Predicted 3D model of a 477-nucleotide part of an RNA (small-subunit ribosomal RNA, 5' domain) from Vitis sinocinerea.
[in-house]
Context: one part of a larger RNA
RNA sequence: GGAUGAACGUUGGCGACACGCUUAACACAUGCAAGUCGGAUGGGAAGUGGUGUUUCUAGUGCUGGACGGGUGAGUAAUGCCUAAGAACUUGUCCUUGGGAGGGGAACAACAACUGGAAAAGGCUGCUAAUACCCUGUAGGCUAAAAAGCAAAAGGGGAAAUCCACCCGAGGAUGGGCUCACGUCUGAUUAGCUAGUUGGUGAGACAAUAGCUUACCAAGGCAAUGAUCAGUAGCUAGUCUGAGAGGAUGAUCAACCACACUGGGAUUGAGACACGACCUAAACUUUUACGGGAGACAAUAGUGGGGAAUUUUUCGCAAUGGGCAAAAGCUUGAUGGAGCAAUGUCGUGUGGAGGUAGAAGGCCCACGGGUCGUAAACUUCUUUUCCCAAAGAAGAAGCAAUGACAGUAUAUGGGGAAUAAGCAUCGACUAACUCUAUGCUAGUAGUCACAGUAAUUCAAAGGAUGCAAGUGUUAUUC
Numbered sequence: 001g002g003a004u005g006a007a008c009g010u011u012g013g014c015g016a017c018a019c020g021c022u023u024a025a026c027a028c029a030u031g032c033a034a035g036u037c038g039g040a041u042g043g044g045a046a047g048u049g050g051u052g053u054u055u056c057u058a059g060u061g062c063u064g065g066a067c068g069g070g071u072g073a074g075u076a077a078u079g080c081c082u083a084a085g086a087a088c089u090u091g092u093c094c095u096u097g098g099g100a101g102g103g104g105a106a107c108a109a110c111a112a113c114u115g116g117a118a119a120a121g122g123c124u125g126c127u128a129a130u131a132c133c134c135u136g137u138a139g140g141c142u143a144a145a146a147a148g149c150a151a152a153a154g155g156g157g158a159a160a161u162c163c164a165c166c167c168g169a170g171g172a173u174g175g176g177c178u179c180a181c182g183u184c185u186g187a188u189u190a191g192c193u194a195g196u197u198g199g200u201g202a203g204a205c206a207a208u209a210g211c212u213u214a215c216c217a218a219g220g221c222a223a224u225g226a227u228c229a230g231u232a233g234c235u236a237g238u239c240u241g242a243g244a245g246g247a248u249g250a251u252c253a254a255c256c257a258c259a260c261u262g263g264g265a266u267u268g269a270g271a272c273a274c275g276a277c278c279u280a281a282a283c284u285u286u287u288a289c290g291g292g293a294g295a296c297a298a299u300a301g302u303g304g305g306g307a308a309u310u311u312u313u314c315g316c317a318a319u320g321g322g323c324a325a326a327a328g329c330u331u332g333a334u335g336g337a338g339c340a341a342u343g344u345c346g347u348g349u350g351g352a353g354g355u356a357g358a359a360g361g362c363c364c365a366c367g368g369g370u371c372g373u374a375a376a377c378u379u380c381u382u383u384u385c386c387c388a389a390a391g392a393a394g395a396a397g398c399a400a401u402g403a404c405a406g407u408a409u410a411u412g413g414g415g416a417a418u419a420a421g422c423a424u425c426g427a428c429u430a431a432c433u434c435u436a437u438g439c440u441a442g443u444a445g446u447c448a449c450a451g452u453a454a455u456u457c458a459a460a461g462g463a464u465g466c467a468a469g470u471g472u473u474a475u476u477c
Stems, first nucleotide, its partner, number of pairs: 001477004006473005013347006020339001021305001026303003030300002035063001037061001040060002043057004070258003079183002082180001084178002088175002093171007101135004110125002113122002140149003154163003184230003191221003196218008233255001235253001237248004261280004283294004311337001313336003319333001320331004350380004360371004385414004390409001394404001421466005426447003432461002435458001442449002
């Protein structure tokens, strides 16, 4: 000198764009953050004089909930980065070839009964389906062959036909797995390892493999640092530097890991699943003491910790996600607004003229000098500010649909009106005098200053630097 997710002191006009718990992965009141489909389905309710049409929906069913959003505790390699590979899988999507024949039994809802404080139930009976089962069929699978095994569902429409369903093949995308190089510190950590290293058989898995198991062999790693201990998410990047390097990993993007702390599986194309389930422990809470409920590292918000970090806001109008044939519904993703000089950039606090160099302050050798064209005064302008009436783009080629927003912007009116501070002035280092104090009070980054003439303390006048900031502190190059 540069930089910061900064903080503190002091001061503070506006706008745009960014950014905002770095500490306790501490505990959380309350609201909201994942639904959707009646064009799968039997009921029920509303409405209607009746039929028909219509609307709503607890249950069964499909699909989504494995995405999106958060955090960085763990992890020094089951991770990440770059480059390869073979023994796998892939719902939805695209291309393509075939096919959907015949039957059946239930279970919720509902009704009756019943026990519970509640949460959750029990028993009997009825019922539908794109829910479930059997059977026939198969250019698929297993297999040397013989042989064996495996499927389906309908719905809407007057119809054309549209949307679904099943089995193959190929693709795309996503994912699982293996390997090579690289990836912090410590030797005041030197030996570590028994499923350990390899083989054979078997099992398990979507798949390879000690992944698991039985038997056999005795291997495997290590001074090119194994093991142990400490620290740490990694990367593209960011900061600095002429570079080589050094430091760092906020926001944004990719990957990984986690979801109160451990363990476990179920469903599913995909999870060992943040707002699913079971279980153990701790904690909170409720109870009729028998038993229950909960998990903000989603978004707001609260307490606590801390030098320190925002609103319990508006809208689905746009972009995207989920479901749906669609209309549409939903979405604290997201789009916006609010708060904070936290940062960067822009802009303003007026322009021109104006010497009796006014008054006043300060200094003085008492002659004067300086603040100083600065002010007053004259004139001009209106960025900004206030008021008024207009008023968008963003909407996606009929129309309609805008949270932001009566915002941005343009027009008219008003009046210099509403807007300057902070630090420093001994040298480094730009900028000097006076008064008070008298090794006191104090200053200080280093040298140092102050003991009666202090340009180093304190105040005043003046000056210098930067400027809606400025100075200090912390960290880093």
The organism belongs to Vitis, within Eukaryota. Rfam family: Bacterial small subunit ribosomal RNA. RNAcentral holds the full RNA, with entries from SILVA.